[in-house]
Context: one part of a larger RNA
RNA sequence: UGCAUAUGGUGGAUGCCUUGGCGAUCACAGGCGAUGAAGGACGUCGUAGCGUGCGAAAAGUUUCGGGGAGCCCGCAACCAGGCUUUGAUCCGGAAAUGUCCGAAUGGGGAAACCCGGCCCGCAAGGGUCACUCCUGGCUGAAUACAUAGGUCAGGUAGAGCUAACCCGGAGAACUGAAACAUCUCAGUACCCGGAGGAACAGAAAGCAACCGCGAUUCCCAGAGUAGUGGCGAGCGAAAUGGGAGCAGCCUGCACGAUAUAGCAUUUAACCUAGCCGAGCGCUCUGGAAAGGGCGGCCAUAGUGGGUGAUAGCCCCGUAGGCGAAAGGUGGAAUGUGGAACUAGGCGUGCGACAAGUAGGGCGGGACACGUGAAAUCCUGUCUGAACAUGGGGGGACCAUCCUCCAAGGCUAAAUACUCGUGAUCGACCGAUAGCGAACCAGUACCGUGAGGGAAAGGCGAAAAGAACCCCGGAAGGGGAGUGCAAUAGAUCCUGAAACCGUAUGCAU
Numbered sequence: 001u002g003c004a005u006a007u008g009g010u011g012g013a014u015g016c017c018u019u020g021g022c023g024a025u026c027a028c029a030g031g032c033g034a035u036g037a038a039g040g041a042c043g044u045c046g047u048a049g050c051g052u053g054c055g056a057a058a059a060g061u062u063u064c065g066g067g068g069a070g071c072c073c074g075c076a077a078c079c080a081g082g083c084u085u086u087g088a089u090c091c092g093g094a095a096a097u098g099u100c101c102g103a104a105u106g107g108g109g110a111a112a113c114c115c116g117g118c119c120c121g122c123a124a125g126g127g128u129c130a131c132u133c134c135u136g137g138c139u140g141a142a143u144a145c146a147u148a149g150g151u152c153a154g155g156u157a158g159a160g161c162u163a164a165c166c167c168g169g170a171g172a173a174c175u176g177a178a179a180c181a182u183c184u185c186a187g188u189a190c191c192c193g194g195a196g197g198a199a200c201a202g203a204a205a206g207c208a209a210c211c212g213c214g215a216u217u218c219c220c221a222g223a224g225u226a227g228u229g230g231c232g233a234g235c236g237a238a239a240u241g242g243g244a245g246c247a248g249c250c251u252g253c254a255c256g257a258u259a260u261a262g263c264a265u266u267u268a269a270c271c272u273a274g275c276c277g278a279g280c281g282c283u284c285u286g287g288a289a290a291g292g293g294c295g296g297c298c299a300u301a302g303u304g305g306g307u308g309a310u311a312g313c314c315c316c317g318u319a320g321g322c323g324a325a326a327g328g329u330g331g332a333a334u335g336u337g338g339a340a341c342u343a344g345g346c347g348u349g350c351g352a353c354a355a356g357u358a359g360g361g362c363g364g365g366a367c368a369c370g371u372g373a374a375a376u377c378c379u380g381u382c383u384g385a386a387c388a389u390g391g392g393g394g395g396a397c398c399a400u401c402c403u404c405c406a407a408g409g410c411u412a413a414a415u416a417c418u419c420g421u422g423a424u425c426g427a428c429c430g431a432u433a434g435c436g437a438a439c440c441a442g443u444a445c446c447g448u449g450a451g452g453g454a455a456a457g458g459c460g461a462a463a464a465g466a467a468c469c470c471c472g473g474a475a476g477g478g479g480a481g482u483g484c485a486a487u488a489g490a491u492c493c494u495g496a497a498a499c500c501g502u503a504u505g506c507a508u
Stems, first nucleotide, its partner, number of pairs: 001507009015493001016458002020429002022426007029418002031161002039101003042055003046079001049075003061095006070083003106115003116129005131158002133155007165196001166194004176183001180230001206213002217244005227235002248410003252350005262336006269329004274322003280295005296313002298302001304316003359383008369395001390405005445452002465492001468479004
């Protein structure tokens, strides 16, 4: 040095586990904000830090309910001092307080800071002061009346945030066409504006075809059809049939009589805490019984979780049943008030029924449809009718025929989505997996910045976490002790391999 056997170190694979994820189903909720949000900074405990809660009234205050024996948040113990059957801690409703920044709004500003005016107050301190819009008042030019403007008061008006869904405005390129320009990607991504719990659309100037239908939306078929297309790549309907769901309406002025909504009270139901809730013992093994053996019981409850191994009957629960002072949702009843707001019905009278519109020319865009034979819709520009004896459409255009009535408006449901709340589930993952994040993670760290972005779980049933002695400066170790186990000793379950030793044998 090699091989073999044994035994260790290192290392953290594997197995097992799960507090965390992932994906669904049902129900709810679908907004918060000048009464100052979302998100933060700084404080706050007898306490040094971090987290959570809270706000100078600061892990909390008041009150109303629930609950019933311990409690003074977690990491996280000790100490010190308190509270509590005169009902604490805890859970739910309502209220109070709520520093500073942030739309941030007195002015400024390099966010969490600086500097003010006015009013009240001895002071400490408190209140108020942005802009726009709306309403009302007072003033008031050029310019006489007026108007613009100025100024004051009032407004629970607006602003800012928010995951996706929705509507509108603006709008790419890579890519595909095996190159590339029309085309495609795609009206997609990104940006902007606006809204709602849905949005949009919507009661025919529609389809259809000589038969008929009767608003819109969504799904299935029609159909990858008819078409469109450097007729390339591709793009791609509709009628109609079957379903889901169905709902229709309105208009200006005046007068009259009404009902509803509204408002108040009462009350059923539901939500926001909770409560009751059946049924097992002995014995064996074992550290421990829920396991084995024996004998029972309950079941509208044998879903699930925990308990020293695998428990219907030990615990929490589960089936079933019960429950709200307060707040909320929302149905009903009663009463009131009154024609004032909003939206309507009836009667009478007077009206209105849509013009720079429809259409046309030129240029674009949207329609499945790329200018095409190109109807239809929108409009930048130039034009420009008719008035129900009228007008639009039926895919150039004309006639006949049929059908509808534009240039005003409203409208539930069926449909889309899930930041979130509650419940339940999984031939989903099980720590290199599953969210980036099971752990103080959008952290540490990187970057001027936009932004990028980790690693890291497991002693034991219980800390019983090793008193005391010995070696050592310590680290560490040897005894002792705990424990079923310490090769479970905190770098702690199991503990593979690479890699490194020790002992023995053989070989060299």

Record summary
A computed fold for a 508-nucleotide part of an RNA from a Betaproteobacteria bacterium, annotated as large-subunit ribosomal RNA, domain I. The coordinates come from a structure-prediction model, not an experiment, and the mean pLDDT is 83. Lineage of the source: Bacteria > Pseudomonadati > Pseudomonadota > Betaproteobacteria.